[in-house]
RNA sequence: GGGGCUAUAGCUCAGUCGGUUAGAGCGCAUCCCUGAUAAGGAUGAGGUCACAAGUUCGAUUCUUGUUAGCCCCACUA
Numbered sequence: 001g002g003g004g005c006u007a008u009a010g011c012u013c014a015g016u017c018g019g020u021u022a023g024a025g026c027g028c029a030u031c032c033c034u035g036a037u038a039a040g041g042a043u044g045a046g047g048u049c050a051c052a053a054g055u056u057c058g059a060u061u062c063u064u065g066u067u068a069g070c071c072c073c074a075c076u077a
Base pairs, nucleotide, nucleotide: 001073002072003071004070005069006068007067010026011025012024013023019057028044029043030042031041032040050066051065052064053063054062
């Protein structure tokens, strides 16, 4: 330098071949239960879906660019 994959909650990840409220598990907070803790149960908080632009009536989803991570190839020594 060329190519590919990935980026969604604090962590690990789903998801929608574009459609009107974005989810799970773990974690966190409060409450119930207990003599107390663990376990169990209930409720809740937490997201600009990496960033920017474009297409569209409508974008987390499609296109382009950028950034970051991983992998492959090439080059140099």